[in-house]
RNA sequence: UCGUGCUAGGCGGGGCGUUAGCGGUGCCCUGUACUCGCAAUCCGCUAUAGCGAGGCUGAAGUCCCCUGUCGAGACUGUUCGCAUGUGGCCGCUGGAGUCAGUAUUCGAUGUUGAUAGCCUGGUCCUGCGCGGCGAGGCCUCGUGAACCCCGUCAGGACCGGAAGGUAGCAGCGGUAAGCGAAUCACCUCGGGUGCCGUGGGAACGCCGGGCUUGAGUCGGUAUCGCCUCACAUGUCUUAUGCGACGGGCGACACGGGGGUGCACGG
Numbered sequence: 001u002c003g004u005g006c007u008a009g010g011c012g013g014g015g016c017g018u019u020a021g022c023g024g025u026g027c028c029c030u031g032u033a034c035u036c037g038c039a040a041u042c043c044g045c046u047a048u049a050g051c052g053a054g055g056c057u058g059a060a061g062u063c064c065c066c067u068g069u070c071g072a073g074a075c076u077g078u079u080c081g082c083a084u085g086u087g088g089c090c091g092c093u094g095g096a097g098u099c100a101g102u103a104u105u106c107g108a109u110g111u112u113g114a115u116a117g118c119c120u121g122g123u124c125c126u127g128c129g130c131g132g133c134g135a136g137g138c139c140u141c142g143u144g145a146a147c148c149c150c151g152u153c154a155g156g157a158c159c160g161g162a163a164g165g166u167a168g169c170a171g172c173g174g175u176a177a178g179c180g181a182a183u184c185a186c187c188u189c190g191g192g193u194g195c196c197g198u199g200g201g202a203a204c205g206c207c208g209g210g211c212u213u214g215a216g217u218c219g220g221u222a223u224c225g226c227c228u229c230a231c232a233u234g235u236c237u238u239a240u241g242c243g244a245c246g247g248g249c250g251a252c253a254c255g256g257g258g259g260u261g262c263a264c265g266g
Stems, first nucleotide, its partner, number of pairs: 001266006009057003012030005020046005034054005063259007073249001075247003079244007087236003093232002095229003099225001101223003105220005116212008124201006130194002133190005140181004149174004157166003
């Protein structure tokens, strides 16, 4: 140096989560990379940190170590911005409202009396009277009891020798409760009762009238001030999403340097 047969190694990696920690299962990224079994109320292990069974490749383009560039992706933050919501607040900005002021402002009204003050009446509550309405009663009429209501009781029945007597159905007449009608008068009671009469009270608002006073009064608009509301494109807090920036990782891809065993034969 060549050939043959082996062996170590390799046949994906990474982020998050989980864990004392490691690897796997889980979710995600990368992108193509042997097969099967196990495992989130987990599974297997312990710094040489998945276990078990099988297959291919095999000492180098392929395995191992160090290192440079690029950089998907998720994770993360006492950071910043935007969007959408939660809860609070009124210091700021806008909005809404009450009150008071102001006006070369607008309208109505006012010496045929504005406004203000006083008096009086009504409106409100209540007692009594009267009226009306309603209910009940009294009164009147009709009807009204198979027997257990009344009168008269034919026929018939009973007692008696007879004279006579007794109870009594139907019928007729009447009556009680009840039912119905009428309701003029009378009595009692009631109210969501009255253009009524009369007595008392409350309130001081509104309305009418009278007296005094003698020029404003009311509404709109604009603006300013105090106060209130909490409506938001205001503000504070907080949650979620997106983006910016920072942080620790980092697949894939492209390079640089180094390392790698045994046996036999030529």
The RNA shown here (Bacterial large signal recognition particle RNA) has 266 nucleotides and comes from a Chloroflexota bacterium. The sequence was found by an Rfam model in a public genome assembly. The prediction has a mean pLDDT of 78. Its Rfam family is "Bacterial large signal recognition particle RNA". Rfam classes the family as a non-coding RNA gene.